Predicted 3D model of a 330-nucleotide part of an RNA (large-subunit ribosomal RNA, domain IV) from Candidatus Falkowbacteria bacterium S5_I03. Rfam family: Bacterial large subunit ribosomal RNA.
[in-house]
Context: one part of a larger RNA
RNA sequence: ACUUCGUUAAGGAACUCGGCAAAACAGCGGCCGUAAUUUAGAGAUAAGGCCUGCCCCAGCAAUGGGGCCGCAGCUAAAGAGCGCAAGGGACUGUUUAUCAAAAACAUAGCUCUCUGCUAACUCGUAAGAGGAUGUAUAGAGGGUGAUGCCUGGCCAGUGUCCGAACGUUAAGAGGAGAGGUUAACCCUUCGGGGUGAAGCUUUGAAUCCAAGCGCGGAUGAACGCCGGCGAUAACUAUAAUCGUCCUAAGGUAGCGAAAUUCCUUGUCGGGUAAGUUCCGACCUGCACGAAUGGCUUAACCACUUGCGCACUGUCUCAACGAAGUACUCG
Numbered sequence: 001a002c003u004u005c006g007u008u009a010a011g012g013a014a015c016u017c018g019g020c021a022a023a024a025c026a027g028c029g030g031c032c033g034u035a036a037u038u039u040a041g042a043g044a045u046a047a048g049g050c051c052u053g054c055c056c057c058a059g060c061a062a063u064g065g066g067g068c069c070g071c072a073g074c075u076a077a078a079g080a081g082c083g084c085a086a087g088g089g090a091c092u093g094u095u096u097a098u099c100a101a102a103a104a105c106a107u108a109g110c111u112c113u114c115u116g117c118u119a120a121c122u123c124g125u126a127a128g129a130g131g132a133u134g135u136a137u138a139g140a141g142g143g144u145g146a147u148g149c150c151u152g153g154c155c156a157g158u159g160u161c162c163g164a165a166c167g168u169u170a171a172g173a174g175g176a177g178a179g180g181u182u183a184a185c186c187c188u189u190c191g192g193g194g195u196g197a198a199g200c201u202u203u204g205a206a207u208c209c210a211a212g213c214g215c216g217g218a219u220g221a222a223c224g225c226c227g228g229c230g231a232u233a234a235c236u237a238u239a240a241u242c243g244u245c246c247u248a249a250g251g252u253a254g255c256g257a258a259a260u261u262c263c264u265u266g267u268c269g270g271g272u273a274a275g276u277u278c279c280g281a282c283c284u285g286c287a288c289g290a291a292u293g294g295c296u297u298a299a300c301c302a303c304u305u306g307c308g309c310a311c312u313g314u315c316u317c318a319a320c321g322a323a324g325u326a327c328u329c330g
Base pairs, nucleotide, nucleotide: 001325002324003323004322005321006320007319008318010316011315014314019311029051030050031049032048037042039146053068054067055066056065057064058063069073074079081309082308083307084306085305086304087303088301089300093105094104109144110143111142112141113140114139115138121130122129123128148295149294150293152226153225154224157223158222159219160218161217162216163215166214167213168212172208173207177203178202179201180200181199184195185194186193187192227245228244229243230242231241254288255285266282267281268280269279270278
């Protein structure tokens, strides 16, 4: 010096990102007592207070009376610190074996789509198998995420579904026509040239023809989206109101400096002597918003944040001690 422990005057979180660590609470024994809130189950061992050994007597016991010892009687060990207020997730559960346990995943509940059974869907080249020895109160897939109150507008774009008159449209069918070649015929300066059937061959128009697309409609708990400018009330300010442009439609209820607010330590109030955090409001929402769910919410949480009581070597500020180690000597 380090590691693991023990004790500490006065103060008591002044430490620190943060009470991390430690201390304390004295224990799922008994009696008393117990708030807000609440889904009436809970919260709750809420909180808080008192008692506790052994012997004798009475008593079934509960209990009452008397006595005894010790520093100490739940005599050892083991065996909750608590409260107030917010955020998030309803809860029990699951997860990054080996830096993350969470607000992430899942969940019951809600909802949409597909599927009539040789089901849809999945695996497999297939046979076949699962689904299921099930049958729409069933099965598969997507989303949301208990409960409570709710879930607004837009179908122009993209997607899905329905429709089939018209337009477009592949392979294929079709074979009008065109080209190449030459038997034959004609001309010839005898070198050749022209016309050119059949066959073979190279192409090939009209016409017929599916889905799709175009076209018409539906659909948002489908992917998604949900404006700007100017003016206006008898102080001022503000704008219920009006005008205008654009759009498929211009954000409804609720919430809001928020796990979302840049400016920002916004402004006001509370708590502190002093508060960039916290709580309650306001609304100027850079850039909340309704199952990519919105807002509440009892219970729960090794979650996150703020405050308080108790408690302490976390600290003011360090000291002493124990064991072990490093190190030195033998």